RNAcentral holds the full RNA, with entries from Greengenes. Predicted 3D model of a 462-nucleotide part of an RNA (small-subunit ribosomal RNA, 3' major domain) from an uncultured Chloroflexota bacterium.

[in-house]
Context: one part of a larger RNA
RNA sequence: UGACGGGGGCCCGCACAAGCAGCGGAGCGUGUGGUUUAAUUCGAUGCAACGCGAAGAACCUUACCUGGGUUUGACAUACCGGUAGUAGGGCGCCGAAAGGCAACCGACCUUUGGGAGCCGGUACAGGUGCUGCAUGGCUGUCGUCAGCUCGUGUCGUGAGAUGUUGGGUUAAGUCCCGCAACGAGCGCAACCCUUGUCGUAUGUUUGAAUUGUCAUGCGAGACUGCCCGUGAAAGCGGGAGGAAGGUGGGGAUGACGUCAAGUCAGCAUGGCCUUGAUAUCCAGGGCGACACACACGCUACAAUGGCGCGUACAAUGGGACGCCAAGGCGCGAGCCGGAGCCAAUCCCUCGAAAGCGCGUCGUAGUUCGGAUUGGAGUCUGCAACUCGACUCCAUGAAGGCGGAGUUGCUAGUAACCGCGCGUCAGCCAUAGUGCGGUGAAUGCGUUCCCGGGCCUUGUACA
Numbered sequence: 001u002g003a004c005g006g007g008g009g010c011c012c013g014c015a016c017a018a019g020c021a022g023c024g025g026a027g028c029g030u031g032u033g034g035u036u037u038a039a040u041u042c043g044a045u046g047c048a049a050c051g052c053g054a055a056g057a058a059c060c061u062u063a064c065c066u067g068g069g070u071u072u073g074a075c076a077u078a079c080c081g082g083u084a085g086u087a088g089g090g091c092g093c094c095g096a097a098a099g100g101c102a103a104c105c106g107a108c109c110u111u112u113g114g115g116a117g118c119c120g121g122u123a124c125a126g127g128u129g130c131u132g133c134a135u136g137g138c139u140g141u142c143g144u145c146a147g148c149u150c151g152u153g154u155c156g157u158g159a160g161a162u163g164u165u166g167g168g169u170u171a172a173g174u175c176c177c178g179c180a181a182c183g184a185g186c187g188c189a190a191c192c193c194u195u196g197u198c199g200u201a202u203g204u205u206u207g208a209a210u211u212g213u214c215a216u217g218c219g220a221g222a223c224u225g226c227c228c229g230u231g232a233a234a235g236c237g238g239g240a241g242g243a244a245g246g247u248g249g250g251g252a253u254g255a256c257g258u259c260a261a262g263u264c265a266g267c268a269u270g271g272c273c274u275u276g277a278u279a280u281c282c283a284g285g286g287c288g289a290c291a292c293a294c295a296c297g298c299u300a301c302a303a304u305g306g307c308g309c310g311u312a313c314a315a316u317g318g319g320a321c322g323c324c325a326a327g328g329c330g331c332g333a334g335c336c337g338g339a340g341c342c343a344a345u346c347c348c349u350c351g352a353a354a355g356c357g358c359g360u361c362g363u364a365g366u367u368c369g370g371a372u373u374g375g376a377g378u379c380u381g382c383a384a385c386u387c388g389a390c391u392c393c394a395u396g397a398a399g400g401c402g403g404a405g406u407u408g409c410u411a412g413u414a415a416c417c418g419c420g421c422g423u424c425a426g427c428c429a430u431a432g433u434g435c436g437g438u439g440a441a442u443g444c445g446u447u448c449c450c451g452g453g454c455c456u457u458g459u460a461c462a
Stems, first nucleotide, its partner, number of pairs: 001462002003459003007456007015446002019409005026299008034290002042053002064285007073124001077123007088105002092101003108115002126274002129272003135268002137263003140259001142257001147186006153162003166177003192251004197220007223245001226239005288428001301402001305361007317348003322341002327336003368399001373394007415438007
């Protein structure tokens, strides 16, 4: 000087408390451990691994296993030699395919030497093989926490200190005052995007016209500016006006550093290893196994509900190998059909669902719950056995609100409700990421638990 303390002081944070909804029990989905396996590819492992890499494992992907092939190779560059029915296409035969053999057809440029191509050879290619403790880059975390430093000066033999401590204040090392310090940099804040109000310009679209609550630009607006109180000031408390008030809400933005944190399998890359194999091609299988254990979710256990009929109101997005209307068929998944749309125009999708009205069920393992299983189908795709989704009929399991413990959330939030999108042929999405609809409760307070900031103290630690 730091780090640490079941030392002290001050102060923050959904940290506790106060509340609301859960998880932990059940069934199922997904991930992981374990076990199994020919293989169940690899990585991630307290917070900060476990719906994570994976924003899509039937083949492919695919890195794993079994078996069958190839060896200058699936791909690049260079050199040497060779090659004319050559390159390329390819009947047929073997084969699961890859691959092998192979009738037949049959090129291009050219200065006619040759070139390109092909074959052979040599260098080399190749490696998702190892090392993230050799690395770059990127990322997580402390933490959006308020800190981390420098120049000059001063103090100290020195390590260092001072500044950055102190008194106030703030979300903030934010600002004020003081002070052997005076300044400065990286952070904070602001500048950026979005949302809330108004003005204005324009108007493809909305059945038409006008409009504008819509869209796209430009601009205004909020600054503790005004008033009262308080204070030395900074500021704080209250008020007016205002769509908005003291950072208005949200996002992007992550200082010096810490964890030899993560990633050699995104990519790049040193070293090491491999080269008839640790390379590469193909078929099939596996990544989907199942006595168990954990993590994250979905659906429930019902009456604030289930079911039936009727009825109302969105927003974000996406669409040409695409979105697919009307009409018809089918109980339905879906099929036929073909209009429109390169999209404010047409379509998904405007009839969202929860909601509201009426009816029924009457506390029951039920008209709750939907697992599981049987049967029959639809669609995608070369192909749904291992191993797809969806539909219909039948079947109807556990489950009566969950031990110790534990998670999220302070407002348009939680909770509940549906809708879109990416990936994508299809989909195991209940995930992820957005969108709107309905819309709470509680906060006395900082003693305690967890994490953090500043000052101080102890230390046999560095």